[in-house]
RNA sequence: GGGCCGGUAGCUCAAUGGCAGAGCGGUUCCCUCUUAAGGAAUUGGUUGGAGGUUCGACUCCUCUCCGGCUCA
Numbered sequence: 001g002g003g004c005c006g007g008u009a010g011c012u013c014a015a016u017g018g019c020a021g022a023g024c025g026g027u028u029c030c031c032u033c034u035u036a037a038g039g040a041a042u043u044g045g046u047u048g049g050a051g052g053u054u055c056g057a058c059u060c061c062u063c064u065c066c067g068g069c070u071c072a
Base pairs, nucleotide, nucleotide: 001071002070003069004068005067006066007065010024011023012022013021018055025043026042027041028040029039030038048064049063050062051061052060
């Protein structure tokens, strides 16, 4: 330098053009002599960045940044 894969909540990951979600975590409360466990409520996002297509984009296209694999 070429090719491929990935980047979404604090972490691990979903969402195949139509309201961005789950688990874990955080906070408050209940329970308990206390802790752990358990229960209830609540908290969560510039979908790496920029532009384009579209009535509508995490999703499609272009450029770019970062990480990984691979070829030379």

A computed fold for a 72-nucleotide RNA from a bacterium, annotated as transfer RNA. It matches the Rfam family "tRNA". The family's RNA type in Rfam is transfer RNA. The prediction has a mean pLDDT of 82.